[in-house]
Context: one part of a larger RNA
């Protein structure tokens, strides 16, 4: 920009994707075969590669969590904290992201064939799968299973609105490069900030006890705690604006 003006829900023309294989056990040491050996068909179980999804486990990171430890320099000094030193260094480790970690997929069926393999059958009194008809048959073929999809310009459909609706701007977001996309904007839980709880470090700072000290005990499952749950209008999404109304007048 289109597609009769708008919101929500869909139809599926059409195109992608998938499609994989192995090993055991059962039938069965059955049929086969002198024996060695050893089955088709048909059932079951279990991996191997491959894909999708996801973070409950097992792990990995987690540079705005917690601790522990070194120089050093500051805060007058003790204490205790702060910068710097690859996040100083090392030990944990929450949410997101993540695999090697969970989970889940190929398949079942349908129809239509190919090689083949038949039926019934002339031409050709017979034979013949084939000329006329018919039946059976592949991991392959159209379908079925997942996505995407009406720019399908043949631009569909339904419901409900039509002083509809949609933006702009803001407050954010498992969405995100920006654009879009999703959730909010006070008739409000979007974000932040409190409270709670999970979890995460692992017993904090002072005080008191013990010891000469160095340390050790108690207060104390303590102190602190980023992204995770819920809750609260306390802070900020105020107000105004801009497009736009084919119906009807």
């Nucleotide at each position: 920009c289109g597609c009769c003006g708008a919101u929500u829900c869909u139809u599926g023309a059409g195109g992608g994707g998938a499609g994989c294989c192995a090993u055991u056990c059962c039938u069965a040491g059955u049929a086969c075969g002198a024996g060695a050996g050893g089955a088709c068909c048909g059932g079951a179980a279990u991996g191997g590669a491959c894909c999708g999804a996801c973070c409950u486990c097992u792990g990995g990171u987690g540079u705005a969590g917690g601790a522990g430890c070194u120089g050093u320099c500051a805060c007058g000094c003790c204490a205790g904290u702060g910068g710097c030193a690859a996040c100083g260094c090392u030990c944990c480790g929450u949410a997101g992201c993540u695999a090697u970690g969970u989970c889940g997929g190929g398949a079942a069926c349908g129809g239509a064939u190919a090689a083949c393999c038949u039926c019934u059958g002339a031409a050709g009194g017979c034979a013949u799968c084939u000329a006329a008809g018919a039946g059976g048959g592949a991991a392959g073929c159209c379908g079925a299973c997942c996505c995407c999809a009406a720019g399908a310009u043949u631009a569909g459909g339904a419901a409900u609105c039509a002083u509809a609706g949609a933006c702009c701007c803001c407050u954010g977001g498992a969405a995100g490069a920006c654009g879009a996309c999703c959730a909010g904007g006070u008739c409000g839980a979007u974000a932040g900030g409190c409270u709670c709880c999970a979890g995460g470090u692992g017993u904090a700072c002072g005080u008191c006890c013990c010891g000469u000290a160095a340390g050790g005990g108690a207060u104390u499952c303590a102190g602190c705690c980023g992204a995770g749950g819920a809750g609260u209008a306390c802070u900020a999404a105020u107000u105004c604006g801009u497009c736009g109304u084919u119906c009807g007048a």
Molecule: large-subunit ribosomal RNA, domain VI
Organism: Parcubacteria group bacterium